[in-house]
A computed fold for a 147-nucleotide RNA from a soil metagenome, annotated as c-di-AMP riboswitch aptamer (ydaO/yuaA leader). The sequence is in RNAcentral, with records from MGnify.
RNA sequence: GGCCGAGUCCCUGGACCGCUCCGGUUCGGGGAACGGGGGAACCGAAGGCGACGCCAAGUCGCCGGGGGCGAAUCGCGGUCCUGAGAACCGCAUAGCGCAUCUUCCAGCGCGAGCCCGUCAGCUAACCCCGUAGGCCCGAUAGGAAGG
Numbered sequence: 001g002g003c004c005g006a007g008u009c010c011c012u013g014g015a016c017c018g019c020u021c022c023g024g025u026u027c028g029g030g031g032a033a034c035g036g037g038g039g040a041a042c043c044g045a046a047g048g049c050g051a052c053g054c055c056a057a058g059u060c061g062c063c064g065g066g067g068g069c070g071a072a073u074c075g076c077g078g079u080c081c082u083g084a085g086a087a088c089c090g091c092a093u094a095g096c097g098c099a100u101c102u103u104c105c106a107g108c109g110c111g112a113g114c115c116c117g118u119c120a121g122c123u124a125a126c127c128c129c130g131u132a133g134g135c136c137c138g139a140u141a142g143g144a145a146g147g
Stems, first nucleotide, its partner, number of pairs: 001136004008032011033131006043121001047063006065119001066116004075091005095110004101146005
């Protein structure tokens, strides 16, 4: 000076440090902004088996689960193996990113990880949570059109 990402800005109290008009670090508080989750009506949806039951509504138990953040989903093949699974590797894919903004073309990358814990569809009012982390460069940071 830039990139991914919601992860930025302002005010303020204590402590500490310093070059002591002030500034910085850290622990708290408040506000704005951005992001995320929960949460009516209407609409949508309604697992299987067994028992009880006025054989209805429903209740209980067992089995199977289900959901969230994020672009990161759906696959094919291989290694290992008696054979599977797991793990690892390769290819590809929905989708995502690349220097003021949008679109198109080209080129280069990503296509992970984590969390909740039997529970959550949508959802006005309302309630709750986050403001991290990671990386690149000293380069006329690709071209065209539009704004």
Its Rfam family is "c-di-AMP riboswitch aptamer (ydaO/yuaA leader)". Rfam describes the family as follows. This family represents a conserved RNA structure found upstream of the ydaO and yuaA genes in Bacillus subtilis and related genes in other bacteria.